[in-house]
This is a predicted structure of a 98-nucleotide RNA (SAM riboswitch aptamer (S box leader)) from uncultured Pontibacter sp. Taxonomically the source falls in Pontibacter (Bacteria, Pseudomonadati, Cytophagia, Hymenobacteraceae). Its Rfam family is "SAM riboswitch aptamer (S box leader)". About the family: The SAM riboswitch is found upstream of a number of genes which code for proteins involved in methionine or cysteine biosynthesis in Gram-positive bacteria.

């Protein structure tokens, strides 16, 4: 770069100690009842694999396990009018696979 997914799903223990939700602004959540992060354990779905006619499953490789990728920011459309709501579309991000 390129395809293809993003509304579903799945948490305990130890250890650290002060932020943290990707980045930049606002919102709004998480967090000394210990978050984040690390390791151990369990799980949980999906990409590819391994076995198998093929289904269930099943080896291995990634991932993930608050909140829609927590929302929104640009573009379009719609309904309402003190600026709000919906629906779509880019963009940027994550993961798989090349």
């Nucleotide at each position: 770069c390129u395809u293809a997914u993003c509304a579903a799903g799945a948490a305990a223990g130890a250890c650290c100690g002060a932020g943290g939700g990707a980045a930049a602004g606002g919102g709004c959540c998480c967090u000394g009842u210990g978050a984040c992060g690390u390791c151990u354990u369990a799980g949980c779905a999906a990409c590819c694999u391994u076995g198998g006619c093929a289904a269930a499953c099943u080896u291995g490789g990634u991932g993930c396990u608050a909140a829609u990728u927590c929302c929104c920011u640009u573009c379009c459309g719609g309904a309402a009018c003190u600026g709000u709501c919906c629906g779509g579309a880019a963009a940027a991000g994550a993961u798989a696979a090349g």